[in-house]
Molecule: RNase P RNA; transfer RNA
Organism: Burkholderiales bacterium
RNA sequence: GAAGCUGGCCAGACAGUCGCUGUGGAUCUUCGAGUCCGCAGAGGAAAGUCCGGGCUCCACAGAGCAGGAUGCCGGCUAACGGCCGGACGCCGCGAGGCGAUGGAAAGUGCAACAGAGAACAGACCGCCGAUGGCUGCCGGUUCGCCGGCGGAUCAGGCAAGGGUGAAACGGUGCGGUAAGAGCGCACCGCGGACGUGGCAACACGGACGGCACGGCAAACCCCAUCCGGAGCAAGACCGAAUAAGCAAGCGACGACGCUGCUCGCCGAGCUUGCGGGUAGGUUGCUAGAGCCUCGGGGUAACUCGAGGCCCAGAUGAAUGACUGUCCACGACAGAACCCGGCUUACCGGCCAGCUUCACCU
RNA sequence: CUCGCUGUAGCGCAGCGGAGAGCGCGCCUCGUUCGGGACGAGGAGACCGAGGGUUCGAUUCCUUCCGGCGAGACCA
Numbered sequence: 001g002a003a004g005c006u007g008g009c010c011a012g013a014c015a016g017u018c019g020c021u022g023u024g025g026a027u028c029u030u031c032g033a034g035u036c037c038g039c040a041g042a043g044g045a046a047a048g049u050c051c052g053g054g055c056u057c058c059a060c061a062g063a064g065c066a067g068g069a070u071g072c073c074g075g076c077u078a079a080c081g082g083c084c085g086g087a088c089g090c091c092g093c094g095a096g097g098c099g100a101u102g103g104a105a106a107g108u109g110c111a112a113c114a115g116a117g118a119a120c121a122g123a124c125c126g127c128c129g130a131u132g133g134c135u136g137c138c139g140g141u142u143c144g145c146c147g148g149c150g151g152a153u154c155a156g157g158c159a160a161g162g163g164u165g166a167a168a169c170g171g172u173g174c175g176g177u178a179a180g181a182g183c184g185c186a187c188c189g190c191g192g193a194c195g196u197g198g199c200a201a202c203a204c205g206g207a208c209g210g211c212a213c214g215g216c217a218a219a220c221c222c223c224a225u226c227c228g229g230a231g232c233a234a235g236a237c238c239g240a241a242u243a244a245g246c247a248a249g250c251g252a253c254g255a256c257g258c259u260g261c262u263c264g265c266c267g268a269g270c271u272u273g274c275g276g277g278u279a280g281g282u283u284g285c286u287a288g289a290g291c292c293u294c295g296g297g298g299u300a301a302c303u304c305g306a307g308g309c310c311c312a313g314a315u316g317a318a319u320g321a322c323u324g325u326c327c328a329c330g331a332c333a334g335a336a337c338c339c340g341g342c343u344u345a346c347c348g349g350c351c352a353g354c355u356u357c358a359c360c361u
Numbered sequence: 362c363u364c365g366c367u368g369u370a371g372c373g374c375a376g377c378g379g380a381g382a383g384c385g386c387g388c389c390u391c392g393u394u395c396g397g398g399a400c401g402a403g404g405a406g407a408c409c410g411a412g413g414g415u416u417c418g419a420u421u422c423c424u425u426c427c428g429g430c431g432a433g434a435c436c437a
Stems, first nucleotide, its partner, number of pairs: 001357010012326007020041008043332001047343002050341005055231004067227005072086005087101001088099004102222002107220002109216002124162002126158003131155002134151007170188006189211001190209002194205004235283004245274006254266001256264002276436003290309008327330001362433007371386004379417001388404005410426005
């Protein structure tokens, strides 16, 4: 210098004028409000609403079933499907990145088409035909057959090679054989009692086993852990207006039928729906798992202590408009109860650490 | 703001691991008719909202986005 990886920060700047929302003070007041001065006023995602928690109401003896979620191991946290560290697998020369990564020897199920055969499988082409038959030649013969060499492949043997498929029941080599085959052996792979290290996932070694145990659990399922439901239009208070009635359910206790229980029926009241009315206000509402600085613990996520700070709260819903100057010409996008995450969108710029390559010293 | 449902030919729907993705209406061509309708025969038209993943294989299962529809105020 080029190309990259990881983490963090910023998101036009300054000045003036006029507005908007909240709030402090002063002043005025007919108590409705007005005037003046000051202060504060969107985000890294405020978004999607995909997870988790707080808060509020409802329900609730406990436990379980059903249903849902998560899923290597350890930790962090209020909690999480998040984060940190580690293990394993894959990708990258590397810095690093990605991974729903428990169980398929608990059970059930699925695998179209092709193919001989698709799960305790199978023989189409192919190889062999040692053994038992058939048959040719030669030799022997007690004429019953016997022996040797060969041929075809009837029975049969094989699964090495070809071929199909996403997947074909260990791979390579040597031996072996009629041809073959873990049939035997060596190496590799797999399983693996046990040993060593580690909290663990797991790693390393490994007697032994000739291979038994194929794939799919984002198929049912099994195992482990977690989860009561609804949501600020939750909930509380004040005010305005209306309308009784009908239907369904529950129903204290009493009346009636009945001697009593059961049952039927009537019923104050309650809940829901239809019908009816209103389209107002206050609260919840923002000081919080809050932010900044320093110090301690921890590899880190995070946590503890001290000091300092106050940082939107609207409700047709504020945070804007105009002018001037400058530049690298400004992306995605607007709070609505609050917070921790994830995911998605985004013109560009800056900083730190690291990697690879080239050159110079 | 908070919840729920949904997306497959032009329209309305079915399909929910292996089909050439079906059905009705509509559309096109031909026949019939003097012409039209009806009827008969034949045909075209959707890569299943978009991206990624699981699987040998995805409209279907999982996940992330995009669009559409619906419900929820208070009083009595």